Description
The RNA shown here (small-subunit ribosomal RNA) has 1492 nucleotides and comes from a metagenome. The coordinates come from a structure-prediction model, not an experiment, and the mean pLDDT is 85.

[in-house]
């Protein structure tokens, strides 16, 4: 410090996620030791048991008991004295501290800084004064009574440091300044001379400490809480308190608080700090420390220095317990512990040894504070689980075809060490000193002693604790796991699994080769831990103060006016609030930082320093902001003069058009559409003429022109009225800018009332269209549109761009003004101000773009945004007559949603171009019969594959057996086939017989290899046994190679360097021409290059040359019925080698002086002459595992292999490809002419003969320019048929044959005789072909025993048409739009149906909280208190004073009643939303998305 994730890719916006740190944690796996910390975060739920606050006999009375002594005795015991002395009681001090918890509390509760002249303060320190004298009670105890108990009552009687009176009173308090008022307590030590000392007591002053109260400032959320308040705000007078105060009361006034957020609601103890962060911040408030609040819930007071009191009291309530049913008792949020809850949090431990606290003079007692131990890896820190050597790199595991690699110096082994561990021993420190003792000194006083102060020595006490540490012995001995290994992110292989099981933080893995699941091996990381989950901060500049944005990504308010607020020109003086600076005070300690130190180190602990960024007080400064006073004119404004304008309102006026009405002319249609129809018209329309009526809107001018704040404004004239611009002058003197709320304006539609209504026209009706058409189109048509008044208040109210001011190159156009030149006046050319547009520099921007009219650079102020969906929805409030508007969530869900630009693809977008693509033609298919392939059906099997174009006469270039892969049956298992090893036997091989369907089995005969060291061994071969292995047309073409199809013989596809762009990419390759062509030329930020195109290759067409047999025959000769038949010849044809020839080369024209095109000449051939081979980058997971090869998987007496028979040929049907036809351009008969490519030895097979024929007999010749196949056919000549299901057509069937073959039943071809079906030119639709082509005619070949309408070739005859590119299909280039990128066979919307989820409404129902009014009214304070009781004082007494109680009153908790309150749970039913594999209906959007 960043990374992953939206896309085909890119940049940006933006969310989600990860890596870090942390934790009072929990869970999973694992677990050796020690130190230091921490440990109910959940129900402030309920609690058994024990302990947690007592102490003082030196305040008091006094006792049980015990010991000793004396004495008495009825021997039971009693009395007395002394010593000791529990428990209880009176009294004092302490139980207000310490300890716990965080429910409540949004508050002066807390923090910080102050105030208290408005206060208190026990114990403590200090300093004064005093401590005199009396009195009456009462607990305990005793007696008695009631009660189950708790406890209560009566009587008698007693003490005090308990209580009360009197005296005195410096000082205190009150005061009218005269005065008044008001205290006390003793106990102990020493002494024994009436004192000294200690602890107390009373009353003052001061201090310290603690507390109370008040104030400024600070720290949560919600405005879907906007108004709140009746003791409320203030005053006067009282009361009350320690103390100011409505704190309380009476009266008076009507205030107080609030947008700087009152009131209400929700949440929450606050802080030092802690976690995180670079910081600013954010989160948090466990442990430790400070403060507050609370103590079962609510209320209340008493006591006291202090409480409205955790382990006190009273009352009410809930709960628990006891009970004799009458009544009582209780409060762990103290320490342990229990129950419940929960993911989850400990011992009913030891000790007061230390520290601290209470009491005490002290010893001491008490102390679950505390010190320790225990449990828990809960955290932090430290240590260990060994160290060194050790290669044959052991074994085993894993991987690999093998070699080998890896685990791995790891182990074993050898040597060593002993932290830790076990056992034994030893053994600090925490302990200081107290009381006491001894000694020395001192102060003051005294006669002294004791006491007091101080020093030294001495002097008990250890829970932990079997402590730490140390020593000895033993022995590597007791000690390693967890997560991860697709990317982020460090670390990979094998097997298993097969969208299953599972993983997952995000992206995403898994559908047979998973580095992502599970296991193993190996590796990586951390390590007594490791992972997971949760939470916080960080990363996140993703709430942006530091440090973001708003044209299109989320985001500028529809516009103005203006309140509060914020901000504000020049200058002078003063002040000093902000600001700067110094001093001072505070900011507790702890924590954190630095340095040093103590535990072996560290954690931990101690010391010092710095810090605590803050607040207060105070001194100084005066630039800036502010304040006050004064001045100025530049900002702003006012007035005068000039000007432009659809600015607004009202009134008046006008013409054109439309419709309607009346009349005339006139006759059959009109209207409407893509085409129609509804509609209208013979009752006279449309058309046309004249007249009249009505309402609405204002052609031309008219313009990216004007005006207005926006909405918006358009005939003309008049009136009223608002704003603006320029120039010049005068005046005011900062009067300014912005603007939350507020107020006003605000298109269209809509609403209310009343008018108006020509045209247009939602709804509606009809007609069309359509599968449907509640639409688009047509004919009608109501509201509305218009006017007046009122409401509504929204729009893509848009420049998707808030307002104002300033600054920052220009060019050009236009509107209004001023001005210079010019002009008679204009026009025109400049300058300048204001407005409106375009282009453009810098700059900005993600890009697009903006660019003095900023989206540039700054300032001021306002509004708004923070992922998509849910949703502008629900709910609340508010406005509205309603419709609806404003404000405006959450649950849930997704890993994106978006912006701009790029490359493609696509478009019922555009432009250009090409192709038998259409068109123009010729011939077909689709109808018939048959052949063949396919689907389907059937079957034991009908083997398998190919399936739009690009499967279907395809793999098959030839299924009767074989082939053959399928089926049935019969066999076989090292195998039908290959290699190797071992053992055994034997020649191999050929012929033959029997059984059997055959495979096979059994037998017979013949036969006998080579080498050597020769009863034998070896080699090759065969057989048998055994083992490795063979074999598989079994699966996967979506694991593959190779080969192939298709786009497409289309003209494209790319690269290097450079340049442009943030980038994907672009440029080049686009443009202008041209071409069959990215072919060539020109231009150009491109310059070059590669794969394609073309050419090079083959065939064909012309010529030359060479060759001359098997070919040829012109000349010469011979010869025949005839024939190159013969001699001869190589001229010609021909054969097949080598060359030539064609290049837009020449001429003319067009073109840009180009490329090229058009025409022409010559030429056998002319513009690639014709044909072939040749197929760029790539696409279709195209086809093929059954040609072959091959990974993986599967079968192994079978999915291998052999055999017989069957099947692949099955047939209601459908399709493709063909053949033959339907006839006269024909059929039949007779005669007759002319090819080329090829093939031939198990072959082609002549002549001749037989047969009607297929064919047979025959066998010449020929391994072929020699012989044969071989007859070419259409054609031509002649004849016949006469339009008919025929002399067309030949299917089908019967019979008879031929040939091949072991064998033609299933299931061959051919021949002859007979039979003679459909079919009369073929619906929608559809195919081929542009010239030697189509059409038509025959011939050959491959396969092959036989089988060809198919395939591959060959030649013969031989056309028609192309105007042209609008349309269909396919393709190329450029451009445009896009929400597509699996790329239009794309994407995608809504209803409905189903499932699940959360939510809203909801008759109700069940809770919680609060307010108000009223009722009842406990305890208790306060007030009253005439009844009752009454020791101290007064009084001789009576009585009084005073006190207490009852009673009454105010207030008052809980409770009750009422209630248009708030909030939660639940709910029949209703509603929309989200998600889901697939479903139904349509096709709304994205292309002009087919109606933008």
């Nucleotide at each position: 410090a960043g990374a992953g994730u939206u896309u085909g890719a890119u940049c940006c916006u933006g969310g989600c996620u990860c890596a870090g740190a942390a934790c009072g944690a929990a869970c999973g796996c694992u677990g050796g030791c020690g130190g230091c910390g921490c440990g109910u975060u959940u129900u402030a739920a309920g609690c058994a048991u024990g302990c947690a606050a007592g102490u003082c006999g030196a305040a008091c009375g006094g006792u049980a008991g015990u010991g000793c002594g004396u004495u008495c005795u009825u021997c039971g015991g009693g009395a007395c004295g002394c010593a000791u002395g529990a428990g209880a009681g009176u009294g004092g001090c302490g139980g207000a501290c310490g300890g716990g918890u965080g429910a409540g509390u949004a508050a002066c509760a807390c923090g910080u800084a102050g105030a208290u002249a408005a206060u208190c303060u026990g114990a403590c320190c200090u300093u004064g004064a005093g401590u005199c004298u009396g009195g009456g009670a009462u607990a305990g105890c005793c007696c008695a009574u009631g009660g189950a108990a708790a406890c209560a009552u009566g009587g008698a009687g007693u003490a005090a440091u308990a209580c009360c009176g009197g005296a005195u009173g410096a000082g205190g308090c009150c005061u009218g300044a005269g005065g008044g008022u008001g205290a006390a307590a003793g106990g102990g030590g020493c002494a024994a001379c009436u004192g000294c000392c200690c602890c107390g007591c009373u009353u003052g002053g001061g201090g310290a400490u603690g507390a109370g109260u008040c104030u400024g400032c600070g720290g949560u959320c919600c405005a879907u809480u906007a108004g709140u308040u009746a003791g409320u705000u203030g005053g006067u007078g009282g009361g009350g308190u320690a103390a100011a105060g409505g704190c309380c009361c009476a009266c008076c006034a009507a205030g107080g608080c609030g947008a700087c957020g009152a009131u209400g609601g929700a949440u929450a103890g606050c802080c030092g700090g802690c976690c995180u962060g670079a910081g600013a911040g954010g989160g948090u408030g466990a442990a430790c420390g400070g403060c507050c609040a609370c103590a079962c819930u609510g209320g209340g007071a008493c006591u006291g220095a202090g409480a409205c009191a955790c382990g006190g009291c009273c009352c009410a309530g809930a709960c628990u317990c006891c009970u004799a049913c009458g009544g009582g008792a209780g409060g762990c949020a103290g320490c342990a512990g229990c129950u419940a809850a929960g993911a989850a949090u400990c011992u009913u431990c030891c000790g007061c040894a230390a520290u601290g606290g209470g009491c005490g003079a002290a010893a001491g007692c008490c102390u679950g504070a505390c010190g320790g131990a225990g449990c828990g890896a809960c955290g932090c820190c430290g240590c260990g689980u060994g160290a060194a050597c050790g290669a044959u790199g052991a074994a085993g595991g894993c991987c690999g075809g093998a070699a080998g690699g890896u685990u791995g110096u790891a182990a074993a082994g050898u040597u060593c060490u002993u932290u830790u561990c076990u056992u034994c021993g030893u053994g600090a420190g925490g302990a200081a000193u107290a009381a006491g003792g001894c000694g020395a000194g001192g102060a003051g006083u005294g006669g002294a002693a004791a006491g007091c102060c101080c020093c030294g020595c001495u002097g008990a006490u250890g829970a932990c604790g079997u402590u730490a540490g140390c020593g000895a012995a033993g022995g590597a001995a007791u000690a390693a796991g967890c997560a991860c290994c697709g990317g982020c992110u460090a670390a990979u292989u094998a097997c298993g699994u097969g969208c299953c099981a599972g993983c997952a933080g995000c992206c995403g893995c898994g559908g047979u080769a998973a580095u992502a699941c599970g296991u193993a091996a190996g590796g990586u990381g951390c390590g007594a831990g490791c992972g997971u989950u949760g939470u916080u901060c960080g990363g996140a500049a993703u709430u942006a103060u530091u440090g973001g944005g708003c044209g299109u990504a989320a985001a500028g308010g529809g516009c103005g006016u203006g309140u509060a607020g914020g901000c504000g020109g020049u200058u002078u003086a003063u002040c000093a609030a902000g600001c700067c600076u110094g001093a001072u005070u505070u900011g507790a300690a702890a924590u954190g930082g630095c340095c040093c130190g103590g535990c072996u180190u560290a954690a931990c602990c101690g010391g010092g320093c710095a810090c605590c960024u803050g607040g207060g007080u105070u001194g100084g400064g005066a630039a800036c902001u502010g304040a006050u006073a004064g001045a100025c004119u530049g900002g702003a404004g006012u007035c005068c003069a000039u000007c432009a304008g659809g600015g607004g309102a009202a009134g008046c006026u006008g013409g054109a058009a439309u419709u309607c009405c009346u009349g005339g002319u006139g006759u059959a249609g009109g209207g409407g559409u893509g085409a129609a129809a509804u509609c209208u018209g013979u009752a006279g329309a449309u058309a046309u003429c004249a007249g009249g009526a009505a309402g609405a809107a204002c052609a031309c001018c008219g313009g990216u022109g004007g005006c207005g704040a926006a909405g918006g404004c358009g005939a003309g004239c008049u009136u009223c009225u608002a704003g603006g611009a320029c120039u010049g002058g005068a005046c005011u003197g900062a009067c300014g800018c912005u603007g939350a709320g507020g107020c006003g304006c605000g298109a269209a539609a809509g609403c209310g009332u009343g008018g108006g209504g020509a045209g247009c026209g939602a709804a509606c009706a009809g007609g069309a269209u359509u599968a449907g058409a509640u639409a688009c189109c047509c004919u009608g048509g109501u509201a509305g549109u218009c006017c007046a008044c009122g409401c509504u208040g929204u729009a893509a109210a848009c420049g998707a761009u808030g307002u104002g001011c300033a600054c920052u190159a220009g060019g050009u156009a236009u509107a209004g003004g001023u001005u210079g030149c010019g002009u008679u006046g204009a026009a025109g050319c400049g300058a300048u101000c204001u407005g409106u547009g375009c282009c453009g520099c810098a700059g900005c921007u993600a890009a697009c773009g903006c660019g003095u009219u900023a989206a540039g650079u700054g300032c001021a102020c306002c509004g708004c945004c923070u992922g998509g969906g849910g949703a502008g929805u629900a709910u609340g409030c508010u406005c509205g007559c309603a419709a609806g508007g404003g404000u405006g969530a959450a649950a849930c869900u997704c890993a994106a949603a978006g912006g701009a630009a790029u490359u493609g693809a696509c478009g019922g977008g555009g432009a250009c171009c090409c192709g038998c693509a259409c068109a123009a033609g010729c011939g077909g298919u689709g109808g018939a019969g048959c052949a063949u392939g396919u689907g389907g059906c059937u079957u034991a099997a009908u083997u398998c594959g190919a399936u739009g174009c690009u499967a279907c006469g395809c793999g098959a270039g030839g299924a009767a057996c074989c082939u053959u892969a399928c089926c049935a049956g019969g066999g076989u298992u090292u195998g039908a086939c290959a290699u190797g090893u071992g053992c055994g036997c034997g020649g191999a091989u050929g012929c033959u017989c029997a059984a059997g369907a055959g495979a096979u089995u059994g037998g017979g005969c013949a036969g006998u290899u080579c080498g050597g060291u020769u009863u034998c061994c070896g080699a090759a071969c065969g057989c048998g046994c055994a083992c490795a292995c063979a074999g598989g047309u079994g699966c996967u073409g979506c694991a593959u190679g190779g080969c192939u199809g298709u786009c497409g013989u289309c003209a494209g596809c790319u690269c290097g360097u450079g340049u442009c762009g943030u980038g994907a990419g672009a440029u080049g390759u686009u443009g202008g021409g041209u071409u069959a062509a990215g072919u060539c030329c020109c231009g150009c930020a491109a310059c070059g290059a590669g794969c394609g195109c073309a050419a090079c290759c083959c065939c064909u067409a012309c010529c030359g040359u060479c060759u001359g047999u098997u070919g040829c025959c012109a000349u010469c000769a011979g010869g025949u019925u005839a024939a190159g038949c013969u001699g001869g010849g190589c001229a010609c044809u021909c054969u097949g080698g080598c060359g030539g020839a064609a290049c837009u080369g020449c001429c003319g024209g067009u073109g840009a002086c180009a490329a090229a095109c058009c025409g022409g000449a010559g030429g056998a051939a002319g513009g690639u002459g014709g044909g072939g081979a040749c197929g760029a980058c790539g696409u279709c997971a195209a086809g093929u595992c059954a040609u072959c090869a091959u990974g993986g998987c599967c079968c192994u007496u079978a999915u291998g292999u052999c055999c017989u028979g069957g099947g692949c040929u099955g047939c209601a049907c459908a399709c493709g490809u063909g053949c033959u036809a339907c006839a006269a351009u024909g059929g039949c008969c007779u005669g007759u002419a002319c090819a080329g490519c090829g093939c031939g030895a198990u072959g082609c097979g002549a002549a001749a003969c037989g047969g009607c024929g297929a064919c047979g007999u025959g066998g010449a010749g020929c391994a072929a320019a020699u012989c044969g196949c071989u007859a070419a056919a259409a054609g031509c000549a002649g004849g016949u048929c006469c339009c008919a299901g025929u002399u067309c057509g030949g299917a089908u069937u019967g019979g008879a044959g031929u040939c091949u073959g072991a064998a033609a039943c299933c299931c061959g071809a051919c021949u002859c005789c007979a039979u003679g079906a459909a079919g009369g030119u073929g619906g929608a639709a559809u195919c081929g072909c542009u010239a030697g082509u189509a059409a038509u005619c025959g011939c050959g070949c491959a396969u092959c025993a036989g089988c060809a309408u198919g395939g591959c070739g060959c030649g013969g005859u031989g056309a028609a048409u192309a105007c042209g590119u609008u349309c269909c299909c396919g393709g190329g280039u450029c451009u445009u739009g896009u929400a597509c990128a699996c790329a239009c066979c794309g994407c995608c919307c809504g209803u409905c149906a189903c499932a699940c989820c959360a939510c809203c409404c909801g008759a109700g129902u069940c809770g919680g909280g609060g307010g108000u009014a009223c009722c009842c009214g406990a305890a208790g304070u306060c007030g009253c208190g005439a009844g009752c009781c009454u020791a101290a004082c007064c009084g001789u007494a009576a009585g009084g004073a005073g006190g207490g109680c009852a009673g009454c009153g105010c207030c008052g908790a809980a409770g009750g009643u009422a209630u248009g309150c708030c909030u939660g749970g639940u709910a029949a039913g209703g509603g929309g939303g989200g998600u889901g594999a697939a479903g139904u209906c349509g096709u709304a959007a994205c292309a002009a998305g087919g109606u933008a």